[in-house]
Parts: sequence; C1' cells; structure tokens
RNA sequence: GAUAGAGGAUGCGGAUGAGAUGAGUAUCUCGCGAUUCAACGCCGGCAAGCGUUCGUGAGUGAAAGGUGAUUCCGCCGAAGCUUUCAAGCGGUUGCCGCCGCGGAAACGCUGGGGUUGCGUUUAACAGACGCCGCACUGUCAUAUGGUUAUAUGGAGAGCUAUC
Repeated sequence: GAUAGAGGAUGCGGAUGAGAUGAGUAUCUCGCGAUUCAACGCCGGCAAGCGUUCGUGAGUGAAAGGUGAUUCCGCCGAAGCUUUCAAGCGGUUGCCGCCGCGGAAACGCUGGGGUUGCGUUUAACAGACGCCGCACUGUCAUAUGGUUAUAUGGAGAGCUAUC
C1' cells in the first nucleotide's frame, strides 16, 4: 500500500408506511352576545389586493409536519452534529428586509449504544438535537497478577487477519 473482517441485548442510514397522536382541534352551518362603519387582519415597511373580527351554545368535522409496526435495500465515519453559507423553495402580489426549510461545499467534534438532569425544537413529558455526568460495551497501549482478570489512559486517519 491492497484485500477481507469485527464491535451490537434497538449497531448506522435509506425506502415503504399498517397504526396511534394531532383532535372532537382548525374549518363550515345555525342561534345569542360584544366591538366597529371605519377600523381590524394577512411576518415588518411602502404600494396593491383580498377577507371581515372576537366570545359562547349546538351540530358537522379534517389535514399537514413530526412518530411509526411490517418488509426491502445499502453499509461499519456506518453515520450524526455545531458554525459559515451557494443553487433552490416558502411566508397573499411587487420591491426591500427578516424568519424558516434546504442542502453542494469548507473547518471542527463524536469508537458505539443506553441513560438522570438541564436546554432547544414541537400540539406533545412522543421523537430529534446539544451540554455536563453515570454505568455498560468493543479496541489498542501501559502496569499488576495470571485459568485471563483488574486498574489507568488514548482514539475510528483506529483495531484484527492475509498478501
């Protein structure tokens, strides 16, 4: 240097998507009440356009995002994340701004899954992500003892095997 492998009690990711949640919520109809005929609303400003608002009772009654059984596929920096940010998309139309999604790229971080607490996101104490910690697990190094165990430390640009 090349090739092939291993870690798992949920190994990683992608597709599918039963089901649950969303929610008896939004919307719509009727009744009652309140506010206002010029005000209010649609992220902010300037123009334009459109719509009328709020509460309550009865009836009607979703969806999206997120989650996810099952099955299939690709794999072991699998993959994920912070920051910066391109193309593109969205927030009624035009311009400017702001916010969000997005993901090409760059630097950096993380061996792996779990989990208490705190924080962000979200309808959600579901899930995801981040940080400190906790024990577990795989691998290598060192030390001690040795039937292979204990302790300490490191990181995947690692480890093992073969050529």
Description: The RNA shown here (Lysine riboswitch aptamer) has 163 nucleotides and comes from a pig gut metagenome. The RNAcentral record of the sequence draws on MGnify. Its mean pLDDT, the model's own confidence on a scale to 100, is 76.